[in-house]
RNA sequence: GGAGGGGUGCGAGAGCGGCCGAAUCGGCACGCUUGGAAAGCGUGUGUGGGGAAACUCACCGUGGGUUCGAAUCCCACUCCCUCCG
Numbered sequence: 001g002g003a004g005g006g007g008u009g010c011g012a013g014a015g016c017g018g019c020c021g022a023a024u025c026g027g028c029a030c031g032c033u034u035g036g037a038a039a040g041c042g043u044g045u046g047u048g049g050g051g052a053a054a055c056u057c058a059c060c061g062u063g064g065g066u067u068c069g070a071a072u073c074c075c076a077c078u079c080c081c082u083c084c085g
Stems, first nucleotide, its partner, number of pairs: 001084007010026003018068001027045006046059005061077005
């Protein structure tokens, strides 16, 4: 230099145009349980803005584009992995 794959919440990881800020597992918090723990069970758990609250808006590596609608399609850049030279 060329080709391919990937970057999603605290971590891992689904998602393949609308039901999706987003399953699931882990972690964490609180509770139940116990003499006390562990294990198990239940509930909750991203960040920022608006709002008294209910609720609402934005954010899926970064910046643009397509579309009524984008994590998802297209372009550029950036980082990681594999292969080729």
Notes:
A computed fold for an 85-nucleotide RNA from an Actinomycetota bacterium, annotated as transfer RNA. Rfam family: tRNA. From the family's description: Transfer RNA (tRNA) molecules are approximately 80 nucleotides in length. Gene Ontology term of the family: triplet codon-amino acid adaptor activity. The prediction has a mean pLDDT of 81. The organism belongs to Actinomycetota, within Bacteria.